Glycine riboswitch aptamer from Rummeliibacillus stabekisii, 74 nucleotides, folded computationally. Its mean pLDDT, the model's own confidence on a scale to 100, is 80. It was read from a public genome assembly, where an Rfam model found it. Lineage of the source: Bacteria > Bacillota > Bacilli > Caryophanaceae > Rummeliibacillus.

């Protein structure tokens, strides 16, 4: 890198050049930020350092498209 599976949460409202864009509400599994323990040490208001935990920045919220942590195969 390819192929398969793959969740969650408003068909709110409003204007619109009907492609989208404000506004609230909401989700969590791209991403991104925070921290535990432990460890190091010069023992401090130090460094190191995860997550599926949190934050909701991003991103997502009928259906299709599109994204998608994670499993399997090549």
């Nucleotide at each position: 890198c390819u192929c398969u599976g793959g969740a969650g949460a408003g068909a709110g409202c409003u204007a619109a050049u009907u492609u989208u864009a404000g506004c609230c509400a909401c989700c969590a599994a791209a991403g991104a930020g925070g921290c535990c323990a432990g460890c190091c040490u010069u023992u401090a208001u130090g460094g190191u350092u995860a997550a599926a935990c949190u934050u909701u920045c991003a991103g997502g919220u009928g259906a299709a498209c599109a994204g998608g942590a994670c499993a399997g195969a090549g």